[in-house]
């Protein structure tokens, strides 16, 4: 140079000029003026955790759910950090649904004899039998019946650990060697998961199949939830009482009978009672609507620093940094910035420039080099609604560390 690969910061500035939404102060107070504030890294998916609120809950257990290597961080996790193990890449590095197949039970398509218990070709046929032979018996042969066998072949993703001896009639982990995996057990090193070694055991896979094991676990969720409160509708009362009229009790305020007027409308045939219905008042509770709060000081940003390899914790200083409620945080111009393309386009300067070297560009009035000026194109992704901490998605461009390869010295 060029391909990768981690890691981190940032998300365009300034200025007019019009608009939105809180906050405060101010006035001639509902409207004006003025000061100051106003989206993210992802605000997104709503996938995990926690805080906050309300049900529910003696306590312990099952059942159901989630997690699942170790060790550390956290308020917590399924998250980060460091490590062990496996698979991937040549490397940096990156990925893991990584506890147990040696508790049990189950599955293991087709194909194949057989998918953990089996024999189609195939191999033997020592043992017992059958047949043939002749030297007549403890004899040979035949591959025939009974049985052994699992080397070979063939199937299949996998055939009962491999490989080679030893054995045998033929053969097998039957038995031996050195191997592979899994496992107790002892040693040595690590906090630990684990790694060497040593010895002994054992051999399909499969838990993203019941199931063991261990950790953890209560349900809704700010439209949680508190107060405040019309309209309309539910329920309970109540809507007759006055008279310088009488009579009788009382000291007396006052009571009891009677008389006169009056009896909220209607209907039930006329009056009273009672009964329904309309309306009028006064109280009680829910619940809507509307309004307030909850609502933004927090496991808070920022800088130093101590302690860690890091996640993170601890000190000490500084800061004050959205709060709409159908949804505010915008539009426009103008200048800069920044990517990226073309070109010596214009104007100056000028014999050197560049590199570590090899070399390489370039020159008598030049476009090698240096300045100043000028052109077109983009300039992602997306908007907070209780509030944090992860994770996953979407997307611009840069900076650094590391890997590999060529290529020059």
């Nucleotide at each position: 140079a060029a391909a990768g690969u981690u890691u981190g910061a940032c998300a365009g500035a300034c200025a007019a000029u019009c608009g939105c939404c809180g906050g405060c102060g101010g006035c001639u107070u509902u409207g004006c003026c003025g000061c100051g504030g106003g989206a993210g890294g992802a605000a997104a998916g709503u996938c995990c955790g926690g805080g906050c609120u309300c049900c529910a809950c003696a306590g312990g257990g099952c059942a159901g759910g989630a997690u699942g290597c170790u060790g550390g961080a956290u308020a917590a996790c399924g998250u980060c950090c460091a490590g062990u193990c496996a698979g991937c890449g040549c490397g940096a590095g990156u990925u893991g649904a990584a506890g147990g197949a040696u508790a049990g039970u189950g599955c293991c398509a087709c194909a194949g004899a057989a998918a953990u218990g089996g024999a189609c070709c195939g191999c033997c046929g020592a043992u017992g039998g059958c047949c043939c032979g002749u030297u007549u018996a403890u004899c040979g042969g035949g591959a025939u019946c009974a049985g052994g066998c699992a080397a070979g072949g063939g199937u299949g993703g996998a055939a009962c650990c491999g490989u080679g001896g030893u054995g045998u009639a033929a053969g097998a982990g039957a038995c031996c060697a050195c191997g592979a995996g899994g496992g107790a057990c002892u040693a040595u090193g690590g906090u630990g998961a684990c790694a060497u070694a040593g010895c002994c055991c054992c051999u399909g896979g499969u838990a993203a199949a019941c199931c063991c094991c261990a950790u953890c676990u209560g349900g809704a969720g700010c439209a949680a939830g508190a107060c405040c409160u019309a309209a309309u509708g539910g329920g309970a009362c109540g809507c007759a009482g006055g008279g310088c009229g009488g009579c009788a009790g009382g000291c007396a305020a006052c009571u009891g009978c009677c008389c006169c007027c009056a009896a909220g409308c209607c209907u039930u045939a006329g009056c009273c009672c009672g009964a329904g219905g309309c309306g009028c008042g006064u109280c009680c509770g829910g619940g809507u609507u509307g309004g307030u709060c909850g609502c933004u000081g927090g496991a808070g940003c920022c800088g130093c620093u101590u302690a860690g390899c890091a996640a993170u914790a601890g000190g000490c200083g500084g800061c004050g940094u959205a709060g709409a409620u159908a949804g505010a945080u915008g539009a426009u111009u103008g200048u800069c910035g920044c990517u990226u393309c073309a070109a010596g386009g214009g104007c100056g300067g000028g014999a050197g420039g560049g590199g570590a070297a090899a070399c390489c560009c370039g020159a008598u009035a030049u476009c090698a080099c240096c300045g100043c000026c000028a052109g077109a194109a983009g300039u992602a992704c997306a908007g907070a609604a209780c509030c944090c901490g992860g994770c996953u998605u979407a997307c611009g461009g840069c900076a650094a560390g590391c890997u590999u390869u060529c290529c020059g010295a």
Overview: A computed fold for a 409-nucleotide RNA from Gorillibacterium sp. CAU 1737, annotated as Bacterial RNase P class A. The organism belongs to Gorillibacterium, within Bacteria. The sequence is in RNAcentral, with records from ENA.